[in-house]
Context: one part of a larger RNA
RNA sequence: CUGGGCGUAAAGGGCGCGUAGGCGGCACUGCAAGUCAGGCGUGAAAUUCCUGGGCUCAACCUGGGGACUGCGCUUGAGACUGUGGCGCUAGAGGAUGGAGGAGGGUAGUGGAAUUCCCAGUGUAGAGGUGAAAUUCGUAGAUAUUGGGAAGAACACCGGUGGCGAAGGCGGUCCCCUGGACCUGUACUGACGCUCAUGCACGAAAGCGUGGGGAGCAAACAGGAUUAGAUACCCUGGUAGUCCACGCCCUAAACGAUGUCAACUGGUUGUUGGGUCUUCACUGACUCAGUAACGAAGCUAACGCGUGAAGUUGACCGCCUGGGGAGUACGGCCGCAAGGUUGAAACUC
Numbered sequence: 001c002u003g004g005g006c007g008u009a010a011a012g013g014g015c016g017c018g019u020a021g022g023c024g025g026c027a028c029u030g031c032a033a034g035u036c037a038g039g040c041g042u043g044a045a046a047u048u049c050c051u052g053g054g055c056u057c058a059a060c061c062u063g064g065g066g067a068c069u070g071c072g073c074u075u076g077a078g079a080c081u082g083u084g085g086c087g088c089u090a091g092a093g094g095a096u097g098g099a100g101g102a103g104g105g106u107a108g109u110g111g112a113a114u115u116c117c118c119a120g121u122g123u124a125g126a127g128g129u130g131a132a133a134u135u136c137g138u139a140g141a142u143a144u145u146g147g148g149a150a151g152a153a154c155a156c157c158g159g160u161g162g163c164g165a166a167g168g169c170g171g172u173c174c175c176c177u178g179g180a181c182c183u184g185u186a187c188u189g190a191c192g193c194u195c196a197u198g199c200a201c202g203a204a205a206g207c208g209u210g211g212g213g214a215g216c217a218a219a220c221a222g223g224a225u226u227a228g229a230u231a232c233c234c235u236g237g238u239a240g241u242c243c244a245c246g247c248c249c250u251a252a253a254c255g256a257u258g259u260c261a262a263c264u265g266g267u268u269g270u271u272g273g274g275u276c277u278u279c280a281c282u283g284a285c286u287c288a289g290u291a292a293c294g295a296a297g298c299u300a301a302c303g304c305g306u307g308a309a310g311u312u313g314a315c316c317g318c319c320u321g322g323g324g325a326g327u328a329c330g331g332c333c334g335c336a337a338g339g340u341u342g343a344a345a346c347u348c
Base pairs, nucleotide, nucleotide: 004319005318006317007302008301012316014201016199017198021194022193023192025088026087028085029084030083031082033081034080035077036076037075038074039073040072041071042070049065050064051063052062053061054060091191092188093187097182098181103177104176105175108172109171110154114150115149116148117147118146119145120144121143125136126135162169163168206247207246208245209244210243211242215241216240220236221235222234223233258315259314260313261312262311263310266293267292268291269290270289271288272287273286274285275284276283297304298303321348322347323346330341331340332339333338
């Protein structure tokens, strides 16, 4: 350097944007750098290979040939790559029209429930459990009625429904705002794909400052259980959970399946449009999504199967026996916790 792989065996980066780089649609034409062909020069000798010869043979020595797959110059070729020019519209973008959505952000607002406070009725229990006890209650609890306060979460609708790049997003309403989809084709004319470094986002927990604190609840305390019980069960309960700003940057960050594109039988649901059709959202077709089953094919099997794990192409990331170890050391990042990059000895 080539070769094999990455759903579950080791292996897809958590996710996007994007620089360098890599790769790149159709037609005509110029050039001739890559590419291809011919010629010339060079490619020292020895060595190696082929074929002769000489030491009795061989090693060894020696003649000739081949080879030295390269480089330079030169004459051409013009398919492909490249480059210059000119054009095209099938990729990409896109004025107009339409419709759906828990997509994001700010501000407001609603009811149920819970806890607490006040007042009324009312009396001896209430809680809790497998059974109990800790606990609350005659200083009037639990229950019930009325009033008030607070914080958090939004029952039903709700759906293998929707939206988002992923993380994720669910009461309701105003405002601000992103993206995809459908129809249609005026317009631009390859403007594209992927992406090392980089940048942005990134659940929960955790950290800093200041608020907030109803419920829940690590830690902690008590009661049980038990041989013990630093647990499971019960009664309490602080960080935290909530908000603002700033960090952290990790997850079974999962579809354990990178992104983009092309091609390849069907069937059944469902979401958002469109076209035609019908008495009728009735039926048919079509585009975009989402789910189930399955031809061919693939797969070690399980299974995947037009949303592929099928048949191919472009680019990136990653893997190379188990343990040691995602550890040590060093670098970078962080307030810290730690993160990231990431070995070896030794051992099986």